[in-house]
Molecule: SAM riboswitch aptamer (S box leader)
Organism: Cyclobacteriaceae bacterium
RNA sequence: GAUUUAUACAGAAGAGUGGAGAGACAGGCUCUUUGAAACUCUAGCAACCUGGUAAAGCCAAGGUGCUAAUUCCUGAUUCUGGUUAUUUCCGGAAAAAUAUAAAUU
Numbered sequence: 001g002a003u004u005u006a007u008a009c010a011g012a013a014g015a016g017u018g019g020a021g022a023g024a025c026a027g028g029c030u031c032u033u034u035g036a037a038a039c040u041c042u043a044g045c046a047a048c049c050u051g052g053u054a055a056a057g058c059c060a061a062g063g064u065g066c067u068a069a070u071u072c073c074u075g076a077u078u079c080u081g082g083u084u085a086u087u088u089c090c091g092g093a094a095a096a097a098u099a100u101a102a103a104u105u
Stems, first nucleotide, its partner, number of pairs: 001105008013042005021031003025075004043067003047064003050060004071097001077094006
């Protein structure tokens, strides 16, 4: 890197360095010099692994991870409810995409 499985409406900060971007991508819409990204330290959260427990629950926080906004919203495609002169409008579900973890390769 690839594949498979699971999860994604909850939860969680402050400081230092830094100096203009960031939110995957596209379109929006937001955040940001009352300092963005990135790096470091401390703190916290608890998705997966791990440990405890009879237990899928609860607890712990060792390994990854995470700590603005539902994965910020929408986005190939399919099914479906209502609505409409009309696949016009408003929803729901699945799928895809993305992210994280574990296993395999």